This is a predicted structure of a 77-nucleotide RNA (c-di-GMP-I riboswitch aptamer) from Methylomonas sp.
The source organism's lineage runs through Bacteria, Pseudomonadati, Gammaproteobacteria, Methylococcales and Methylomonas.
The coordinates come from a structure-prediction model, not an experiment, and the mean pLDDT is 76.
It was read from a public genome assembly, where an Rfam model found it.

């Protein structure tokens, strides 16, 4: 240094929920956090899902819905 595989007591990471806070709204952020994860790391590219407004649409959220793409820690070879 490459490349593959394999784990989760501790540790991380976190859904419902409560609390603060911002957003019309889906949802965002901070705290706590039994459901859960092993890329529940990042990226809305494709597919869904949702929200607001609407004739065709537009603009937006969701990466804990599935694909795709990319990064990596211990330990094994």
């Nucleotide at each position: 240094c490459g490349a593959u595989a394999a784990c989760u007591c501790a540790g991380c990471c976190a859904c419902a929920u409560c609390c603060g806070c911002c957003g019309c709204g889906a949802g965002a952020c901070g705290g706590a956090g039994c459901c859960g994860g092993a890329a529940a790391g990042c990226c809305a590219c494709g597919g869904g899902u949702c929200u607001u407004g609407g004739g065709a649409c537009a603009a937006g959220a969701c990466a804990g819905c599935c694909g795709g793409g990319u990064u990596a820690c211990c330990u094994a070879c």